[in-house]
Context: one part of a larger RNA
RNA sequence: GGAUGAAUGUUGGUGGCAUGCUUAAAACAUGAAAGUUAGAUGGGAAGGGGUGUUUCUAGUGGUGAACGAGUGAGUAAUGCAUAAGAAUGUGUUCUUGGGAAGGAAAUAAUAGAUGGAAAUGGGUGUUAAUAGCCUAUAGAUUUAUCACCUAAUAGAGGUAGGAUAAUGAGAAAAAGGCAAGAAUCCACCCAAGGAGGGGAUCACAUAUGAUUAGAUAUUUGGUGAGACAAUGGCUUACUAAGGCUCUGAUCAGUAGUUGGUGUGAGAAGAUGAUCAGCCACACUAAGACUGAGACAUGACCCAGACUCUUAUGGGAGGUAGAACUAAGGAAUUUUAUAUAAUGGGUAAAAUCCUAAAAUAUUUAUACCAUGUGAAGGAAGAAGACUCAUGGGUCAUAAAAUUAUUUUCUCAGAGAAGAAAUAAUGAUGAUAUCUAAGGAAUAAGCAUUGGCUAACUCUAUAGUAGUAGUUGUGGUAAAUCAAAGGAUGCAAGUGUUAUCC
Numbered sequence: 001g002g003a004u005g006a007a008u009g010u011u012g013g014u015g016g017c018a019u020g021c022u023u024a025a026a027a028c029a030u031g032a033a034a035g036u037u038a039g040a041u042g043g044g045a046a047g048g049g050g051u052g053u054u055u056c057u058a059g060u061g062g063u064g065a066a067c068g069a070g071u072g073a074g075u076a077a078u079g080c081a082u083a084a085g086a087a088u089g090u091g092u093u094c095u096u097g098g099g100a101a102g103g104a105a106a107u108a109a110u111a112g113a114u115g116g117a118a119a120u121g122g123g124u125g126u127u128a129a130u131a132g133c134c135u136a137u138a139g140a141u142u143u144a145u146c147a148c149c150u151a152a153u154a155g156a157g158g159u160a161g162g163a164u165a166a167u168g169a170g171a172a173a174a175a176g177g178c179a180a181g182a183a184u185c186c187a188c189c190c191a192a193g194g195a196g197g198g199g200a201u202c203a204c205a206u207a208u209g210a211u212u213a214g215a216u217a218u219u220u221g222g223u224g225a226g227a228c229a230a231u232g233g234c235u236u237a238c239u240a241a242g243g244c245u246c247u248g249a250u251c252a253g254u255a256g257u258u259g260g261u262g263u264g265a266g267a268a269g270a271u272g273a274u275c276a277g278c279c280a281c282a283c284u285a286a287g288a289c290u291g292a293g294a295c296a297u298g299a300c301c302c303a304g305a306c307u308c309u310u311a312u313g314g315g316a317g318g319u320a321g322a323a324c325u326a327a328g329g330a331a332u333u334u335u336a337u338a339u340a341a342u343g344g345g346u347a348a349a350a351u352c353c354u355a356a357a358a359u360a361u362u363u364a365u366a367c368c369a370u371g372u373g374a375a376g377g378a379a380g381a382a383g384a385c386u387c388a389u390g391g392g393u394c395a396u397a398a399a400a401u402u403a404u405u406u407u408c409u410c411a412g413a414g415a416a417g418a419a420a421u422a423a424u425g426a427u428g429a430u431a432u433c434u435a436a437g438g439a440a441u442a443a444g445c446a447u448u449g450g451c452u453a454a455c456u457c458u459a460u461a462g463u464a465g466u467a468g469u470u471g472u473g474g475u476a477a478a479u480c481a482a483a484g485g486a487u488g489c490a491a492g493u494g495u496u497a498u499c500c
Base pairs, nucleotide, nucleotide: 001500002499003498004497006496007495008494009493010492013370014369015368016367018365020362021328027325030323035063036062037061040060041059043057044056045055046054070281071280072279079206082203084201088198090196093194094193095192096191097190098189099188101135102134103133111124114121115120142166143165144164145163146162147159148158149157150156176186177185208252209251214244216242219241220240221239222238223237224236225235226234256278257277258276259275260271261270263268283304284303287300306317307316308315309314334360336359337358342356343354344353345352374402375401383394384393385392386391408437409436411434412433413432417427444489445488446487447486448485449470450469451468455484456483458481465472466471
């Protein structure tokens, strides 16, 4: 000198744009942040249709809830960054080809009893499906022979899955839905391929300490088996004694990582807020279930700590989602608006849901813009300070005079953002424009001995104090305090902290 997610003293006009718990991954009252589908399905209710209707709804079923949003505790490599290949699955989506035959048995809701204080059950009877089950069809894979092509001596790849013969896994809602029928549309099943998105593997790189030198027993490798979507000590039986290490193993403390960010001419050292990618976590610790996908923040089970509740037998809870509360702290916003746009979920669709996102609020926290007036005015008012008593400075500064209105007050008009003819705007009585009014509503903070831009007077007298450093204050202090003047920056300005 530059910078900051800053804090703090003092002061504070407006607008735009961005940012805002860096500390206790400590605790959390309250309502809301994930639903949707009645065009899958059997019921119930309202309403009151009569050429055949509308709405609501607990349950069964489907799909989503694995996204979006948060945080950085853990993690020094199971992570991240860069690069590479193979042994691997994939809901929705796209392309191509094919299919959709027959049958049986349950169950929730509901009913009527019943246990429990509640949370929430157990038992009996009845019923449906795009819920679940059985059978048929289907022909992936593998093997052999034969033909051709690529390729070139070694095996491989291909031929509207070439042809023939064998082998033989797994499927459907099959009277599906749109009032009936047909077509279309939606939905379903199989095979092959793609896209996107995962899961594994390897190489290299990734901060500190030797006042941490040895560490390892499934440890390192092999064989067989199991498990997995898949490779593999991933697991297990047998077996060999290996694999790591001064090129720093192991241990210890610290830490999410990258794109980036700030500084610097660069080299480099510092850092990882906002935004974007990856990873990890969801009161603490462990586990699996469902599913294309989780070992699942607003799902389940067990244990623990804490909070609430109880009829003491038992039950309920998890803001590191958005607000809010109190706590901690130098310190960080509203328990706001609307689904109008964008995106997401569901649905055939209209809708519905959405604390994502869009908006407004709040904070001079940063950056940017702009104002607080303009012209005019003297041998220079008053006043203050100073003085050699002549004067000098504040000072064209003020007043007087003239016009103007960014801003301000008030009144009127009033958007774009809507894609898509109409309708649909939270924002928004907004932006913007016009009229009226009147200089009207708007300047501070620090410094003033040298470094360092800016000086005198008064009081004080090694006192009171000041101070980044050198220093200063001892009776003429340009260093303290006050006053006047001056200098710097300016809606800020000083100080403190941290980085280069």
A computed fold for a 500-nucleotide part of an RNA from Torreya grandis, annotated as small-subunit ribosomal RNA, 5' domain. Its Rfam family is "Bacterial small subunit ribosomal RNA". The RNAcentral record of the full RNA draws on SILVA.